Predicted 3D model of a 75-nucleotide RNA (transfer RNA) from a Candidatus Micrarchaeota archaeon. Rfam family: tRNA. About the family: Transfer RNA (tRNA) molecules are approximately 80 nucleotides in length. It is annotated as a transfer RNA.
RNA sequence: AGCGAGGUAGGGUAGCCUGGAGUGCCCGCCGGGCUCAUAACCCGGAGAUCGGUGGUCCAAAUCCACCCCUCGCUA
Repeated sequence: AGCGAGGUAGGGUAGCCUGGAGUGCCCGCCGGGCUCAUAACCCGGAGAUCGGUGGUCCAAAUCCACCCCUCGCUA
């Protein structure tokens, strides 16, 4: 330098191709229940400008452009 994969709550992951619902799941966190108590289990809750900027659109995590970061391959 070229190519490929990835970046989404504190951690992990799905959703993207085919734009529109309160986005979801696991762990963790907070509150409550259960228990003599803890764990486990049950109920509820908070938390994501979806890597950044710009663009398209009535509407963008999703489409387009550029850039940044991580991993791999080639030279």